[in-house]
RNA sequence: GAGUCGGCCGAACAGUCGCUGUGGCGCAAGCCAUGGAGGAAAGUCCGGGCUCCACAGGGUGUGAUGCCAGGUAACGCCUGGGGGGUGCAAACCCACGGAAAGUGCCACAGAGAAUGAACCGCCGAUGGCCUUCUCCCUCGGGAGAGGCACAGGUAAGGGUGAAAAGGUGCGGUAAGAGCGCACCGCGUCACUGGCAACAGGGACGGCAGGGAAAACCCCAUCCGGAGCAAGGCCAAAUAGGGGGGCAGGGCGGGUAAAACCGCCAACCGCGGCCCGCGGAAGCCCUCGGGUAGGCUGCUCGAGGCGCGUGGCGACACGCGUCCCAGAUGAAUGACUGUUCUCGACAGAACCCGGCUUACAGGCUGACUCCU
Numbered sequence: 001g002a003g004u005c006g007g008c009c010g011a012a013c014a015g016u017c018g019c020u021g022u023g024g025c026g027c028a029a030g031c032c033a034u035g036g037a038g039g040a041a042a043g044u045c046c047g048g049g050c051u052c053c054a055c056a057g058g059g060u061g062u063g064a065u066g067c068c069a070g071g072u073a074a075c076g077c078c079u080g081g082g083g084g085g086u087g088c089a090a091a092c093c094c095a096c097g098g099a100a101a102g103u104g105c106c107a108c109a110g111a112g113a114a115u116g117a118a119c120c121g122c123c124g125a126u127g128g129c130c131u132u133c134u135c136c137c138u139c140g141g142g143a144g145a146g147g148c149a150c151a152g153g154u155a156a157g158g159g160u161g162a163a164a165a166g167g168u169g170c171g172g173u174a175a176g177a178g179c180g181c182a183c184c185g186c187g188u189c190a191c192u193g194g195c196a197a198c199a200g201g202g203a204c205g206g207c208a209g210g211g212a213a214a215a216c217c218c219c220a221u222c223c224g225g226a227g228c229a230a231g232g233c234c235a236a237a238u239a240g241g242g243g244g245g246c247a248g249g250g251c252g253g254g255u256a257a258a259a260c261c262g263c264c265a266a267c268c269g270c271g272g273c274c275c276g277c278g279g280a281a282g283c284c285c286u287c288g289g290g291u292a293g294g295c296u297g298c299u300c301g302a303g304g305c306g307c308g309u310g311g312c313g314a315c316a317c318g319c320g321u322c323c324c325a326g327a328u329g330a331a332u333g334a335c336u337g338u339u340c341u342c343g344a345c346a347g348a349a350c351c352c353g354g355c356u357u358a359c360a361g362g363c364u365g366a367c368u369c370c371u
Base pairs, nucleotide, nucleotide: 001369002368003367004366005365006364007363008362009361011339012338013337014336015335016334017333019036020035021034022033023032024031025030038345042356043355045354046353047352048351049350050227051226052225053224063222064221065220066219067081068080069079070078071077082096083094084093085092086091097218098217102216103215105211106210119158120157121154122153123152126151127150128148129147130146132145133144134143135142136141166184167183168182169181170180171179185207186205187204188203189202191200192199193198231296232295233294234293241287242286243285244284245283246282249264250263251262252261253260267279268278269277270276303322304321305320306319307318308317309316310315340343
């Protein structure tokens, strides 16, 4: 100088006036003391606590997860390790089980994209065709050399593609080819090391059906639902419900108030009428549920800090110490002064553990590479 991985801070101080929780004093108004947003309070993506509902047990479905070991209340999180990839390195990234259970897919290009492919090229040994040359002959032909590229052989080479049927080399061959061999890769088997994932070397096998499961699917593991507007308690007015009781109604007269008198109207059932009983309507009392409203749940907790012990670590245990928002039309602010590097993203709403995303600027630790 360039870079990698963490940790921390998130303008500071003083004064004045407000808002709000708690405690104290006060009849009250109020006064005093004290607490008052974040590292993400965010997204609501995972996991748990708590609450109510459901539930014998199990299965199906849906969904999630997917190398190994550990941590944890739990996790899809974290730690350590293995494997693969990127980088000179510190370090970073990876849905990292199964493709020989089955079904389907592999665009374009290309001959061929998978019950193993022949476009160009190479060869054409073998079989076929031709008969220029040589030789032989029983004159029909035969053999050799040569030619053709017809059958056919060939996965070396070219070409297409993200991917082409293990790779490199030597031998081999008509040309080729795991056809043979060596090394690498792959598979099987046991061995050694490791808790394991896996690694190492060895023997054997000439090599087997390419990719993709973030296609369906299969396998293994996990999962009851709803959420603080959960849930609990107190409890008006109005309307409605259960139970009980009372009682004909209106107007006028009359009376201290009634009694009483007159007139009008007088529902339904008990077969017509009266009494009576029941019902409807009315009034009163009472009970219970619910609404408004109030209280609670509510913040002491898988809590913070320090030290020690165990562990590589995540973390666990022990001791000491601290109390650190709790609103509910919803507080956490405004102004003034001084200073600086002139100030980002953003604000609780039951709680906690994570992940992800946003963030002006600053401080700091460890490590790598270059000079």